[in-house]
Model confidence (mean pLDDT): 85 of 100.
This is a predicted structure of a 522-nucleotide part of an RNA (small-subunit ribosomal RNA, 5' domain) from an uncultured bacterium.
Context: one part of a larger RNA
RNA sequence: GAUGAACGCUAGCGGCAGGCCUAAUACAUGCAAGUCGAGGGGCAGCAAGGAUAGCAAUAUCUGUUGGCGACCGGCGGACGGGUGCGUAACACGUAUGUAACAUGCCUACAACAGGGGGAUAGCCCGGGGAAACCCGGAUUAAUACCCCAUAAAACAGGGGACCCGCAUGGGUAUAUUGUUAAAGAUUUAUCGGUUGUAGAUUGGCAUGCGUCCGAUUAGCUAGUUGGUGAGGUAACGGCUCACCAAGGCGACGAUCGGUAGGGGGUCUGAGAGGAUGAUCCCCCACACUGGUACUGAGAUACGGACCAGACUCCUACGGGAGGCAGCAGUAGGGAAUAUUGGUCAAUGGGGGCAACCCUGAACCAGCCAUGCCGCGUGCAGGAAGAAGGCGUUAUGCGUUGUAAACUGCUUUUGAUCGGGAACAAAUUCCCCUUGCGAGGGGAGCUGAGUGUACCGAUAGAAUAAGCCACGGCUAACUACGUGCCAGCAGCCGCGGUAAUACGUAGGUGGCAAGCGUUGUCC
Repeated sequence: GAUGAACGCUAGCGGCAGGCCUAAUACAUGCAAGUCGAGGGGCAGCAAGGAUAGCAAUAUCUGUUGGCGACCGGCGGACGGGUGCGUAACACGUAUGUAACAUGCCUACAACAGGGGGAUAGCCCGGGGAAACCCGGAUUAAUACCCCAUAAAACAGGGGACCCGCAUGGGUAUAUUGUUAAAGAUUUAUCGGUUGUAGAUUGGCAUGCGUCCGAUUAGCUAGUUGGUGAGGUAACGGCUCACCAAGGCGACGAUCGGUAGGGGGUCUGAGAGGAUGAUCCCCCACACUGGUACUGAGAUACGGACCAGACUCCUACGGGAGGCAGCAGUAGGGAAUAUUGGUCAAUGGGGGCAACCCUGAACCAGCCAUGCCGCGUGCAGGAAGAAGGCGUUAUGCGUUGUAAACUGCUUUUGAUCGGGAACAAAUUCCCCUUGCGAGGGGAGCUGAGUGUACCGAUAGAAUAAGCCACGGCUAACUACGUGCCAGCAGCCGCGGUAAUACGUAGGUGGCAAGCGUUGUCC
């Protein structure tokens, strides 16, 4: 000098930031991922309409309309948010390669969308179970599923021609054989579907270099190292397997053990360096512990599935349910770290033609001097140098000290009253331009924070100072008490009767809403 700090004493306000460093311990409760009826069959509940009965109240019926629980289907739940257990590794950083690869949604371009079929959930009926839930029968739809047609610049096979590359090899046009596609909705504005090429984005894989400590760890290795063939993958590869060879790594530190997420950065330092990796950003890993795959463009998937285990809960004892390292919150641990708050107004994300819905992402508010920054606790005058305190050489003098009183002034802040923003422009509707994207004009709606920030008025010095130190280092000295006691102390060292070093008082010095102590780093 610095700190995600803690502790002691003290404490007026605001702005901006930060806030479980320990038990990746266990978790009550609520919320954190849904959405689309413009894909579908439908209609449990709500509202409206209609019908029947009735004088009426009302009752019953009716998917007719708005809409919509559950269900089928689509997209999204692989993002966003959390944590740092593991990992010394192509994990990360940097630079390359991919002629060995993938890429939903988005953009551009090209081409296409013709026919047919069988189911199944829901609904209904029946049954089992305490529940979770399960079973059987009948019946039904689709942008769900399947078949046929169409078929190339896609995929697969072989043929000749030309061009190119560091190697394996790659590309271009061409003739030929085979294979593979689709889905509709609608308010007629549109929104979708299929195939392919190119782009963009994102990712996979490989490689050079860099990347902690220990030699009181010296040898390590059997899919091990390489080859041939096959399988597998989006893709190369012992990635896996069969066979063959006997290799591969190591004092330039293999192997083993310990520790640790990496980087941008942060702290310190003139720099070199040292230390560190909270907040913010990028990458990685993980989601009760271990394992496994399914679905999918993408996961070996935090709030999906299955198996095993530990733990907790329910049970009718037969069997079931759960996973806060999401946001709050609880217990525990600890020196120590916050509210079971508000809103989707903005920014962003998912779904939807849209309206809109969802969003503990986010934006705000609450708590905490945890830090940084700013402001205030008055200003000017005022000597009888008041009283009191303390000291003293004691009728006196010194000091506290212009300090107070007193006089005048101001009102930041606080109190009361009044005014009062920005963050909001779009989406939407209307009109115009436009070949298409789109552009322009107009109208109207929307603010959690918030009557907040800010501005003005009124009265009144009013509402606001402490902490540590004073032997030397080190700015600041006397008195009393104590008497190697009680105690102090970062180092040197103080204290045994005149202690500037202990305790108290007066005075003084330093910093100041803080001051000191402790821990840690330079």